The RNA shown here (c-di-GMP-I riboswitch aptamer) has 89 nucleotides and comes from uncultured Methylobacillus sp.
RNA sequence: UGUUGACAAGGGCAAAACUGACCGAAAGGCAGUGACGCAAAGUUUCCGAUCUUCCUGGCAGACAGCCAAAUGACAGCGGAGCCACCAAA
Numbered sequence: 001u002g003u004u005g006a007c008a009a010g011g012g013c014a015a016a017a018c019u020g021a022c023c024g025a026a027a028g029g030c031a032g033u034g035a036c037g038c039a040a041a042g043u044u045u046c047c048g049a050u051c052u053u054c055c056u057g058g059c060a061g062a063c064a065g066c067c068a069a070a071u072g073a074c075a076g077c078g079g080a081g082c083c084a085c086c087a088a089a
Stems, first nucleotide, its partner, number of pairs: 003088003012038002017033004022029002036076001042082003046079003050073002056068004
């Protein structure tokens, strides 16, 4: 440096759910509780997927509503980039 994650050490992260005089139009985020899981569940939306639809466009039009559509979200959906602890051969 590359490969691998069986054993071990120190540890780390935290799904669902619940809570909120919090942020957001929403998806979702943040914080607390929690402990399903994770050897990159560290990080970056670069590619694809997925979710949402304030604005915008179309339909309808009395209102309501319907459809399309990321620049929004998701890194615990997959790929890719970057960085990293311990151990083994």
The coordinates come from a structure-prediction model, not an experiment, and the mean pLDDT is 89. It matches the Rfam family "c-di-GMP-I riboswitch aptamer". Its family is annotated with cyclic-di-GMP binding in the Gene Ontology. NCBI's taxonomy places the organism under Bacteria, Pseudomonadota, Nitrosomonadales, Methylophilaceae, Methylobacillus.